[in-house]
RNA sequence: GGGCCCAUAGCUCAGUUGGGAGAGCGCAACAUUCGCACUGUUGAGGUCAGCGGUUCGAAUCCGCUUGGGUCCA
Numbered sequence: 001g002g003g004c005c006c007a008u009a010g011c012u013c014a015g016u017u018g019g020g021a022g023a024g025c026g027c028a029a030c031a032u033u034c035g036c037a038c039u040g041u042u043g044a045g046g047u048c049a050g051c052g053g054u055u056c057g058a059a060u061c062c063g064c065u066u067g068g069g070u071c072c073a
Stems, first nucleotide, its partner, number of pairs: 001072007010025004019056001027043005049065005
């Protein structure tokens, strides 16, 4: 320098024939308990890596950039 893959909640990840942003763990409150844990209920938490384009509409399609992994040179 080139090819391919990945980037979504604090962590691990799902979600791609374009239209609801989600799960588990973690966190907070409440219930329960003498208290803690467990368990149950409820809730908070996201510029979907960044910029631009296509589209009525983009996490999803296209281009570029950044970071990580891998292969080739």

Predicted 3D model of a 73-nucleotide RNA (transfer RNA) from an uncultured bacterium.
Its mean pLDDT, the model's own confidence on a scale to 100, is 83.
Rfam family: tRNA. The family's RNA type in Rfam is transfer RNA.